[in-house]
The RNA shown here (Glycine riboswitch aptamer) has 95 nucleotides and comes from a Pseudomonadota bacterium. The coordinates come from a structure-prediction model, not an experiment, and the mean pLDDT is 78. The sequence was found by an Rfam model in a public genome assembly. The organism belongs to Pseudomonadota, within Bacteria.
RNA sequence: AAGACCGACGCGGGAGAGAGCGGGGGAACUCCUCCGCCGCCGAAGGCGCAACCGGCCCCCGGAAACGCUCAGGCACAAGGGACCGCGUCGGGCGA
Numbered sequence: 001a002a003g004a005c006c007g008a009c010g011c012g013g014g015a016g017a018g019a020g021c022g023g024g025g026g027a028a029c030u031c032c033u034c035c036g037c038c039g040c041c042g043a044a045g046g047c048g049c050a051a052c053c054g055g056c057c058c059c060c061g062g063a064a065a066c067g068c069u070c071a072g073g074c075a076c077a078a079g080g081g082a083c084c085g086c087g088u089c090g091g092g093c094g095a
Base pairs, nucleotide, nucleotide: 003093005091006090007089008088009087010086011085012084013083018038020037021036022035023034024033025032026031039074040073041072045070046068047067048066052062053061054060055059
């Protein structure tokens, strides 16, 4: 120094599930919003088990796309979206 790795930003891709029922309001052509009820989804976040990993090893720590659905979401659109790819910047390891 390249490259692996970490973080931020930008661009692209990105699933699932009721256009549910009742009431109020706003719109004005079946849409939006609030409240309540029932049914669902899991890929922001959160929580849990534990496969697995590590250590001073029969204890402790980390830990999933698994599980729970608290939160969030369930016509199109918009928005959000784990994760993936590319680019830029920074960090840091560094033959």